[in-house]
This is a predicted structure of a 477-nucleotide part of an RNA (small-subunit ribosomal RNA, 3' major domain) from a Bathymodiolus japonicus methanotrophic gill symbiont. The source organism's lineage runs through Bacteria, Pseudomonadati, Pseudomonadota and Gammaproteobacteria. Model confidence (mean pLDDT): 84 of 100.

Context: one part of a larger RNA
RNA sequence: UGACGGGGGCCCGCACAAGCGGUGGAGCAUGUGGUUUAAUUCGAUGCAACGCGAAGAACCUUACCUACCCUUGACAUCCAGAGAAUCUGUUAGAGAUAGUAGAGUGCCUUCGGGAGCUCUGAGACAGGUGCUGCAUGGCUGUCGUCAGCUCGUGUCGUGAGAUGUUGGGUUAAGUCCCGUAACGAGCGCAACCCCUAUCCUUAGUUGCUAGCAGGUCAAGCUGAGAACUCUAAGGAGACUGCCGGUGAUAAACCGGAGGAAGGUGGGGACGACGUCAAGUCAUCAUGGCCCUUAUGGGUAGGGCUACACACGUGCUACAAUGGUCGGUACAGAGGGUCGCGAACUUGCGAGAGUAAGCAAAUCCCAGAAAGCCGAUCUUAGUCCGGAUUGCAGUCUGCAACUCGACUGCAUGAAGUUGGAAUCGCUAGUAAUCGCGAAUCAGAAUGUCGCGGUGAAUACGUUCCCGGGCCUUGUACA
Numbered sequence: 001u002g003a004c005g006g007g008g009g010c011c012c013g014c015a016c017a018a019g020c021g022g023u024g025g026a027g028c029a030u031g032u033g034g035u036u037u038a039a040u041u042c043g044a045u046g047c048a049a050c051g052c053g054a055a056g057a058a059c060c061u062u063a064c065c066u067a068c069c070c071u072u073g074a075c076a077u078c079c080a081g082a083g084a085a086u087c088u089g090u091u092a093g094a095g096a097u098a099g100u101a102g103a104g105u106g107c108c109u110u111c112g113g114g115a116g117c118u119c120u121g122a123g124a125c126a127g128g129u130g131c132u133g134c135a136u137g138g139c140u141g142u143c144g145u146c147a148g149c150u151c152g153u154g155u156c157g158u159g160a161g162a163u164g165u166u167g168g169g170u171u172a173a174g175u176c177c178c179g180u181a182a183c184g185a186g187c188g189c190a191a192c193c194c195c196u197a198u199c200c201u202u203a204g205u206u207g208c209u210a211g212c213a214g215g216u217c218a219a220g221c222u223g224a225g226a227a228c229u230c231u232a233a234g235g236a237g238a239c240u241g242c243c244g245g246u247g248a249u250a251a252a253c254c255g256g257a258g259g260a261a262g263g264u265g266g267g268g269a270c271g272a273c274g275u276c277a278a279g280u281c282a283u284c285a286u287g288g289c290c291c292u293u294a295u296g297g298g299u300a301g302g303g304c305u306a307c308a309c310a311c312g313u314g315c316u317a318c319a320a321u322g323g324u325c326g327g328u329a330c331a332g333a334g335g336g337u338c339g340c341g342a343a344c345u346u347g348c349g350a351g352a353g354u355a356a357g358c359a360a361a362u363c364c365c366a367g368a369a370a371g372c373c374g375a376u377c378u379u380a381g382u383c384c385g386g387a388u389u390g391c392a393g394u395c396u397g398c399a400a401c402u403c404g405a406c407u408g409c410a411u412g413a414a415g416u417u418g419g420a421a422u423c424g425c426u427a428g429u430a431a432u433c434g435c436g437a438a439u440c441a442g443a444a445u446g447u448c449g450c451g452g453u454g455a456a457u458a459c460g461u462u463c464c465c466g467g468g469c470c471u472u473g474u475a476c477a
Base pairs, nucleotide, nucleotide: 001477002476003474004473005472007471008470009469010468011467012466013465015461016460019425020424021423022422023421026316027315028314029313030312031311032310033309034307035306042053043052064302065301066300067299068298069297070296073125077124078123079121080120081119082118083117086103087102088101089100090099091098092097107114108113127291128290130289131288132287136285137284138280139279140278141276143274148187149186150185151184152183153182154163155162156161167178168177169176193268194267195266196265198236199235200234201233202232203231204230208225209224212223213222214221239262242256243255244254245253246252318418322377323376324375325374326373327372328371334365335364336363339358340357344353345352346351384415389410390409391408392407393406394405395404431453432452433451434450435449436448437447
């Protein structure tokens, strides 16, 4: 100087408390461990691994296993020889591949040849998701959006170092003020950036419709309008600016006015010096080591989907604040030409047939759902719950056996609110309700977004956990 303390002081955080809803019990989905297996590819392992890499394993992917094949190789550069490239058929085979038949003779040219492509041969070399993240770059997690981490000069100390950065106040903040052997400065904080909440101006199509006119079963449907909503560009607006009080006359705090918004208005992006030899050699790059008729490459089938069990994360429930049936209302944000696909016909349905429109503020996906109004069920393993299983189908796709999603009929398991323990959340939040997108041929209860409805509670900081500052002890570095 640090680190540590079941030392002290001050302070903060959904850290506790106060509340609301969960997990832990059930069924299923998914990941992991374990076990099994020819293989169940590899990585991630307290917080900070476990719906994680994977924004999507039937083949492919795919790295694993088995079998069959190749050896200058699937790919790159160079050399020599031959042939245009290319296309079509046929035989063997699981295919890779091998054989065979035919069509085809191009472009530039100084007529020597050249460019591009294919085949053969030789070697330099290719190739490796092989090892080492404890050799590395890059990227990322974490403490933590915590308020800290440092430097120059000066001063003090023999020195390591100290001071500044401590102290009194204050703040979300090393934020600001005052004091001060320190005076300044840098990286962080804040602000500058984006979205959102109010208003104004400009612009009105594909969006809008107040007034006027036409028109319809209805409808901005049409003329028209530029008011309103909205769209998208530019501005205004919030700064403790104003008033009162407290304070040290300071910084600031408390209350108030005006205001759409008030003291960081709400949210996002943004992550200091560093810590964990944290994670990643399987995104990529890369040193070293290793393989080179194989640890490289191709193909078919299988596996990654196994199942006594254990754990994590979720979904659906156990019902009446509910289930079922009928009627009826209101979003936002997205996506669409190898696409979204209306209307019509057809099927109980998943869908199918045909096909309008739309490269989209125009057309389509697209019916929002909870809600509201009625009816029914009356506490029951039920008209709750939907697992499992049987049969029949639909769609995608060469192909749904291993191993897809969905539909119909039948079946109708566990489950009556969950032990110890444990998690999230302070407001448009929790809870609850649906909608969309990426990936994607198909395949979400996951992920990322979007809006609808919309709470309760916070006395307080004694205690648990984590963190910041000062101080003290130490046989620790």